[in-house]
Molecule: c-di-GMP-I-GGC riboswitch aptamer
Organism: Desulfobacteraceae bacterium UBA5852
RNA sequence: AUCCGCACGGGCAAAUCCGCCGAAAGGCGGAGACGCAAAACCACGGGUCUACCGCCCGGGGCGGUUUUCCACCCCGGGCCACGACAGCCGGGUUGCCGAGG
Numbered sequence: 001a002u003c004c005g006c007a008c009g010g011g012c013a014a015a016u017c018c019g020c021c022g023a024a025a026g027g028c029g030g031a032g033a034c035g036c037a038a039a040a041c042c043a044c045g046g047g048u049c050u051a052c053c054g055c056c057c058g059g060g061g062c063g064g065u066u067u068u069c070c071a072c073c074c075c076g077g078g079c080c081a082c083g084a085c086a087g088c089c090g091g092g093u094u095g096c097c098g099a100g101g
Base pairs, nucleotide, nucleotide: 003101004100011036012035016031017030018029019028020027021026034087040093041092042091044090045089046088047085048084049083054079055078056077057076058075059074060073061072063070064069
């Protein structure tokens, strides 16, 4: 120095609950610890989650026009990432201790 790691010291904090933000997924703070040697940081690849908006379909309410079609609103369903997850995997960057091997 590198790898391992059940030592020492310190670190982080799942679920759940409370508050705030967000349409949601989720995030932040407090409480709390299932776990973690990168459970530190980065959405680059894959994956997963969400769907305000948008698009499509069905039903309804009107209105305009009437060959037909068009616009708005409500309800239900589907699709969609530019949103989210770094404690899903891979990749990148940085990095604590030093018993013992």